[in-house]
Transfer RNA from Anneissia japonica, 73 nucleotides, folded computationally. Its Rfam family is "tRNA". Gene Ontology term of the family: triplet codon-amino acid adaptor activity. Rfam classes the family as a transfer RNA. Taxonomically the source falls in Anneissia (Eukaryota, Metazoa, Articulata, Comatulinae). The sequence is in RNAcentral, with records from Ensembl Metazoa.
RNA sequence: GCCUUCGUAGUCUAGUGGUUAUGACACUCGCCUUGUCAGCGAGAGGUCGCAGGUUCGAAUCCUGCUGGAGGCA
Repeated sequence: GCCUUCGUAGUCUAGUGGUUAUGACACUCGCCUUGUCAGCGAGAGGUCGCAGGUUCGAAUCCUGCUGGAGGCA
């Protein structure tokens, strides 16, 4: 330098064009308990890496940039 692939909440992850973005752990509050790391219930937390384009509609398709991983030279 070229090719492939990935980037979604604090961490991991589902979602491959359709109206409210999914779950687990963690966090906060409450219940339970003599007490608690357990158990039960509720809640908060996301400009879906950045910018632009296509479309009635984009996390999803296209282009550029950027970061990670792998391959070729």